RNAcentral holds the sequence, with entries from MGnify. Predicted 3D model of a 139-nucleotide RNA (FMN riboswitch aptamer (RFN element)) from Acinetobacter chengduensis. Its mean pLDDT, the model's own confidence on a scale to 100, is 76.

[in-house]
RNA sequence: CUUCAGGGCGGGGUGUAAUUCCCCACCGGUGGUAAUUGGGUUAAAUAAAUUGCCCAUAGCCCACGAGCCAAUGUACUUUAUGGUGCAUAGCAGAUUUGGUGAGAUUCCAAAGCCGACGGUAUAGUCCGGAUGAAAGAAG
Numbered sequence: 001c002u003u004c005a006g007g008g009c010g011g012g013g014u015g016u017a018a019u020u021c022c023c024c025a026c027c028g029g030u031g032g033u034a035a036u037u038g039g040g041u042u043a044a045a046u047a048a049a050u051u052g053c054c055c056a057u058a059g060c061c062c063a064c065g066a067g068c069c070a071a072u073g074u075a076c077u078u079u080a081u082g083g084u085g086c087a088u089a090g091c092a093g094a095u096u097u098g099g100u101g102a103g104a105u106u107c108c109a110a111a112g113c114c115g116a117c118g119g120u121a122u123a124g125u126c127c128g129g130a131u132g133a134a135a136g137a138a139g
Stems, first nucleotide, its partner, number of pairs: 001139004010024004025125002027115002029064004037056005044051002059113002067091002071088007095111005117128003
């Protein structure tokens, strides 16, 4: 520099009105961590099994991103109240129990829980900012 970079309301109930409430349902961004599971593999060890190495594998463990806000700093701008960008701060979500084991909030079993802002009958799933931005990934 180029390209890529988010999924999900189906059925029933109440109601003038709800994909927003109630019952059942459905979804899970990015990096890290790995004893599990899957895939790959050159060299080495072994008679072989296998070991090793590499990749993937957690919504709720650690961190990041988008979103909100506008306190502080800073740059630009306005006659001025102010406005805009950037950085920092703030807001913004969630896990237990049992099992195995030397070791697991990642495996197995079970039961739970969570989800920015604006709009609208109260929204993780609809519409909107957004044909945007971006953690990052590949070349």

Lineage of the source: Bacteria > Pseudomonadota > Gammaproteobacteria > Moraxellales > Acinetobacter. Its Rfam family is "FMN riboswitch aptamer (RFN element)". From the family's description: The RFN element is a highly conserved domain that is found frequently in the 5'-untranslated regions of prokaryotic mRNAs that encode for flavin mononucleotide (FMN) biosynthesis and transport proteins.